[in-house]
Molecule: c-di-GMP-I riboswitch aptamer
Organism: Desulfobacteraceae bacterium
RNA sequence: AGAAGAUAAAGCCAAACUAUUCGCAAGAAUAGGACGGAAAGUCACGGAUCUUGUGUUGAUUAAAGACAGCCGGACUGCCAGU
Repeated sequence: AGAAGAUAAAGCCAAACUAUUCGCAAGAAUAGGACGGAAAGUCACGGAUCUUGUGUUGAUUAAAGACAGCCGGACUGCCAGU
């Protein structure tokens, strides 16, 4: 330096749910709380999924968002032992 590894150790993150706030919504933030996680660190590049006040008889098209704990990808990171 590299590979492998949720257990060797020290640590880290935080699902559902609840309260408050923001948002048209999907959803997000803070606090509590732990289902789980070897990148559950960061990124909206590709796909999937979800939302859209307005408009609209319907369909189609265009556009704007959400989501990284859906998958892929990119960058970075701790460590006994091998």